[in-house]
RNA sequence: GAGUUUGAUCCUGGCUCAGAUUGAACGCUGGCGGCAUGCCUAACACAUGCAAGUCGAACGGAAACGAUGGAAGCUUGCUUCCAGGCGUCGAGUGGCGGACGGGUGAGUAAUACUUAGGAAUCUGCCCAGUAGUGGGGGACAACUCGGAGAAAUUCGAGCUAAUACCGCAUACGCCCUACGGGGGAAAGCGGAGGACUCUUCGGAGCUUCGCGCUAUUGGAUGAGCCUAAGUCGGAUUAGCUUGUUGGUGAGGUAAAAGCUCACCAAGGCGACGAUCCGUAGCUGGUCUGAGAGGACGAUCAGCCACACUGGGACUGAGACACGGCCCAGACUCCUACGGGAGGCAGCAGUGGGGAAUAUUGGACAAUGGGCGCAAGCCUGAUCCAGCAAUGCCGCGUGUGUGAAGAAGGCCUGCGGGUUGUAAAGCACUUUCAGUAGAGAAGAAAAGCCUAGGGUUAAUACCCCUGGGUCUUGACGUUACCUACAGAAGAAGCUCCGGCUAACUCCGUGCCAGCAGCCGCGGUAAUACGGAGGGAGCGAGCGUUAAUCGGAAUUACUGGGCGUAAAGCGCGCGUAGGCGGCUUUGUAAGUCGGAUGUGAAAGCCCUGGGCUCAACCUGGGAAUUGCACUCGAUACUGCAGAGCUAGAGUAUGGUAGAGGGAAGUGGAAUUUCCGGUGUAGCGGUGAAAUGCGUAGAUAUCGGAAGGAACACCAGUGGCGAAGGCGACUUCCUGGGCCAAUACUGACGCUGAGGUGCGAAAGCGUGGGGAGCAAACAGGAUUAGAUACCCUGGUAGUCCACGCCGUAAACGAUGAGAACUAGAUGUUGGGGGAAUUUGUCCUUCAGUGUCGCAGCUAACGCGUUAAGUUCUCCGCCUGGGGAGUACGCCGGCAACGGUAAAACUCAAAGGAAUUGACGGGGGCCCGCACAAGCGGUGGAGCAUGUGGUUUAAUUCGAUGCAACGCGAAAAACCUUACCUACCCUUGACAUCCUCAGAACUUGUUAGAGAUAACUUGGUGCCCUCGGGAACUGAGUGACAGGUGCUGCAUGGCUGUCGUCAGCUCGUGUCGUGAGAUGUUGGGUUAAGUCCCGCAACGAGCGCAACCCUUGUCCCUAGUUGCCAGCACUUCGGGUGGGAACUCUAAGGAGACUGCCGGUGACAAACCGGAGGAAGGUGGGGAUGACGUCAAGUCAUCAUGGCCCUUAUACCCAGGGCUACACACGUACUACAAUGGCGACCACAAACCGUUGCAAACUCGCGAGGGGGAGCCAAUCGGAAAAAAGUCGCCUCAGUUCGGAUUGCAGUCUGCAACUCGACUGCAUGAAGCCGGAAUCGCUAGUAAUCGCAGAUCAGCACGCUGCGGUGAAUACGUUCCCGGGCCUUGUACACACCGCCCGUCACACCAUGGGAGUUGUCCGGACCCGAAGUCGGUGUACCAACUCGCAAGAGAGGGAACCGCCGAAGGUCUGGGUAGCGACUGGGGUGAAGUCGUAACAAGGUAGCCG
Repeated sequence: GAGUUUGAUCCUGGCUCAGAUUGAACGCUGGCGGCAUGCCUAACACAUGCAAGUCGAACGGAAACGAUGGAAGCUUGCUUCCAGGCGUCGAGUGGCGGACGGGUGAGUAAUACUUAGGAAUCUGCCCAGUAGUGGGGGACAACUCGGAGAAAUUCGAGCUAAUACCGCAUACGCCCUACGGGGGAAAGCGGAGGACUCUUCGGAGCUUCGCGCUAUUGGAUGAGCCUAAGUCGGAUUAGCUUGUUGGUGAGGUAAAAGCUCACCAAGGCGACGAUCCGUAGCUGGUCUGAGAGGACGAUCAGCCACACUGGGACUGAGACACGGCCCAGACUCCUACGGGAGGCAGCAGUGGGGAAUAUUGGACAAUGGGCGCAAGCCUGAUCCAGCAAUGCCGCGUGUGUGAAGAAGGCCUGCGGGUUGUAAAGCACUUUCAGUAGAGAAGAAAAGCCUAGGGUUAAUACCCCUGGGUCUUGACGUUACCUACAGAAGAAGCUCCGGCUAACUCCGUGCCAGCAGCCGCGGUAAUACGGAGGGAGCGAGCGUUAAUCGGAAUUACUGGGCGUAAAGCGCGCGUAGGCGGCUUUGUAAGUCGGAUGUGAAAGCCCUGGGCUCAACCUGGGAAUUGCACUCGAUACUGCAGAGCUAGAGUAUGGUAGAGGGAAGUGGAAUUUCCGGUGUAGCGGUGAAAUGCGUAGAUAUCGGAAGGAACACCAGUGGCGAAGGCGACUUCCUGGGCCAAUACUGACGCUGAGGUGCGAAAGCGUGGGGAGCAAACAGGAUUAGAUACCCUGGUAGUCCACGCCGUAAACGAUGAGAACUAGAUGUUGGGGGAAUUUGUCCUUCAGUGUCGCAGCUAACGCGUUAAGUUCUCCGCCUGGGGAGUACGCCGGCAACGGUAAAACUCAAAGGAAUUGACGGGGGCCCGCACAAGCGGUGGAGCAUGUGGUUUAAUUCGAUGCAACGCGAAAAACCUUACCUACCCUUGACAUCCUCAGAACUUGUUAGAGAUAACUUGGUGCCCUCGGGAACUGAGUGACAGGUGCUGCAUGGCUGUCGUCAGCUCGUGUCGUGAGAUGUUGGGUUAAGUCCCGCAACGAGCGCAACCCUUGUCCCUAGUUGCCAGCACUUCGGGUGGGAACUCUAAGGAGACUGCCGGUGACAAACCGGAGGAAGGUGGGGAUGACGUCAAGUCAUCAUGGCCCUUAUACCCAGGGCUACACACGUACUACAAUGGCGACCACAAACCGUUGCAAACUCGCGAGGGGGAGCCAAUCGGAAAAAAGUCGCCUCAGUUCGGAUUGCAGUCUGCAACUCGACUGCAUGAAGCCGGAAUCGCUAGUAAUCGCAGAUCAGCACGCUGCGGUGAAUACGUUCCCGGGCCUUGUACACACCGCCCGUCACACCAUGGGAGUUGUCCGGACCCGAAGUCGGUGUACCAACUCGCAAGAGAGGGAACCGCCGAAGGUCUGGGUAGCGACUGGGGUGAAGUCGUAACAAGGUAGCCG
């Protein structure tokens, strides 16, 4: 920086990603070289080989080998023997080294490490100085002999050397001392040499050189000790300690010291974290990071610790010793069973463990180490090689050209695109690898010869410097160079939904699978699998693990706490932190300079070397630190002196429900007593339980008792908070104001601590009127362990003692300072005035608004959430959980402190737009109300569900499906079922062949169809053929009312003819968004007006369109007929053009006019005029959108499916079924009626496959008939209700007509399933319809008929037409729907929402748990190895002393005893881990069960204790 909470937004906040890194591992792949690196696990066990020896110039010597000499045997060049005389040298004595080098990190939180210091020490080899190195003695190995044993090994006797051992002498310095004195040393070896001396003739003395030795001083190096500071986590570890802390004395050490012991004192450490527990080698540094930090401590380097586990000492300069010793233990091996041996955390290697880590290699050539005079020997240190892409760095796998844009692949809209200059082809090059050749550097020395210098008596030896000479390479087939041949031998891995660079096809179908987070997959998946293409990196690429970063997500740099997580409920106060003004001193902090140190390597800078780089190397810088020293003195500290502004005291006032105690008062409730009085009272939404004729309620009087204090009363007062309210008295705390005086920083905060602390609760004792958990009863309810009602106990009250928590809230810690105002109010002071009242001002409180500023926003704003300072408390994703365990407190209830496993990708704050509310306001609608008529009951019609069926084809399903698609199912329709057929097909295009097309008849069949048969040769022509049609064949294809309306287009329904829905620019807001569109009026209307940070605009509204209502003009047949004439009396005829009407055009209505209301507006109300008045009536017209609404069966269409069938043809059947349920109609139930007779008045529409008149037959349906009419001409056509007259007289009827029988008519190929109609007969239910529910506001409802589409026939349906023609609307409380504003919200799939808890099931982690198993630590005791130390000291003993000697002494010493003491054992306590029947809650799971707690007034406001 990004992704992820939301419909969207801002914020908070977690999770995740992109980066860098690694001693890595795994998967796929793999050409070369250089430089590095390579058991992180089992400090598990180890076969085998090697890793520490060396010195003959310390010694006695001679086992092996060699040379030489000699001897013997002879197979004449071999064997044996002799000679330490020689080169040398096994074993041994002795010296030095095995304390270095190499490995590992178990232990260790301080006996360690790092940094800086210190004093009481030692130091082999090395350097420098001083002084010496004289003279003696006695042993023990080896060796020889003998013995034991399997072996390891060992015993006895005897011989022997030394640089082994021991005395003596000497003692400059050294050590001890009582200052008189006393003590203590040594070793020789080698080279060379000329005089001299001695000689056993070997040599020795002597001289000199070198290497040693002794004593001592100093240095260097190394080591030991001490001090300070720093060095992980846990307080759910708070007290630890008896050699403990100190002293004296003694012992002890190389050395200070309780290091050890005896005695004395009672100390020492600890909230600045002792003790305990867990974890861990420390550092230079490494990784990361801008840095500060964080994590780590492989390789390299410094220190420490360890060497099978535990203990111990010996030797030594140095060890308590990796390749030494002793003991104990475990393990392994050998054994003759008696006893022995061993220690790879050295280098290789093996087994094991593990995700995982190499060769039983070469060489001492170089560097270094040990020994040695040296040559040299040893060296798994080291240098090299091998293995491993483990990492870093470098190189290569070719270069140029090449369009027919090849083939193939993939995609496609079928045109093409892409792979792609990619390949092929052509022309070049040869790094690397390969073959061959040539070929550096790593080598310096040492040795030998020689020159000069030093030493010396010396030209000798030895040492130093130079010259010459001779050699020394594991790597190594080295690096590097040259030649040769040929593009020849050399590319993969991951990814392609967003983050994040890169897209298509196929397969799959919530399957298989993917996934770092968000999330993909349920038939069109750029997210799974494959393919093509693309992107990234490249000898590697991905994944996993891990660290830092991003993460300002522990915030020192650099965060927060009103509402997101977070201010302790409130005081007092300890430690601590911080602290007013002036001045002096000091110099701890602070600042500056200098010095020492801060190892090297590393990092950084700059040079150099490998062709470059990695890598190596020279120099510098840095090492931010510590110490010491010199200086500065502003600030802080410390010490001293002062001051008064902070703080406090005194004096005088003042307000107050501040606290405690005692007393007093009235109103009211209740109870009791008495009076009056009578039937109810009480209670609720409505009731009931309850009380009352035994007299209630009501009312009057009296009494008792308890609790609380109306009015005053106020965002008024007081108090730290909790809290405090009648009145009086007493005691008492604090505040405020004014003016002076005094003290002189006495202050602020406050971890622990301590006190106070509502209500509820607990204990003891009182009290108890009212109220009231629990409880009881009555209601409500599906239930009602609730809400409501009637009762009612704890409790509420008092005293004393506990508890210690609250949404203890201003959700805002305390203190101080600063930073605009305005306006209330409380308490005090000052001033002015027109002096009760008003005004100005100043302190202290308490409210409201508001500038700057702050804030995510809301909001805060001198009472800060602004700007600063000081101190304290607290927070770090949600859940688990304020829970478990542990501890502390409590009588208990419970409180305080306070986790983890596991789980989720969110949880949250504020604000926005919607939606919703059993929220509010305003308004509208046949929404209610007011009315009229219906439905729901009956019969029938029709549709649907259900059922049935071979099939009862399919669709439509709340409003918005159900007389709907269907404006016509007997066949057809028809999609369904049964049966029979057909397969390029009933239909389209193309190809080939044949034939005109077509048609008559017969037979079979249910038909489709099949067989036979008859007639027929057409049209155009350039004579080749062509067009149409039919048949046959082949394959492309046809066909599908098969699926998906949740893949779609189109069309439609609905909210709703509701008044809304938006945009541009501007403005406001961080933003989503807001504004405009809200407000005041008004309207049918977002209609208009006014106002306004808005100004305009668009789609809707309205208007424009059609129709109807009035008039005018024009026209006058088929329509009309006023006047005139004729008449058969019919507008029939002449005629007329007036009227009606027809149909084309125009006029008219606009709140235009008047009055009133209103803001002078818009508009409304009333009126005039007018045919019509405020949209005149009706229609068409349906904004942005909603419902994944409806339709794949109107049509079109993607995808999928069928292809001798899901296509096609055909017959019959079905869609018409029928216990039932629902919707919509029709007809009725009758007298506002029925029947009969008579008699008027319409509109619109239709008609040649048609409408059909007159006339005629039939009771009738209808038949015959056919005039007229392609229609203002003729016909359908009779309108009906109405009107007039008559009958019926309240009945299942002269109502009603279902059902059924018989007889017919018509249509049609055909009326059985299954048409309509007619006549006669039959005459069912039904007497106005429960709950519920529908339509309608005027030419409307109601009622009456007429016509049309469909149609052969079939209409109670649908569509249209006219006739007659009402009632009612007070009004908007309520029901339903809608609009606007506002409010709440945990909803946004939007209340048909969200969501809680129990129960049931599965899984997971976890607490308790009788216990059980392991491990760790402590205490007491027992036993007690090795060993040091102490004591005693047998046997025994060479050196020294005394002694002539014997012997004695000194000294040593086995053994024994004692202290300490590892392992082991017994008893006991604590910690920790595993398992555990059963059990507790928690978490997560698919559509389980019960309810409905929360979110809206969530239907009883919610929440905290």
This is a predicted structure of a 1505-nucleotide RNA (small-subunit ribosomal RNA) from uncultured Thioprofundum sp.
The coordinates come from a structure-prediction model, not an experiment, and the mean pLDDT is 85.
The source organism's lineage runs through Bacteria, Pseudomonadota, Gammaproteobacteria, Thioprofundaceae and Thioprofundum.
Rfam family: Bacterial small subunit ribosomal RNA.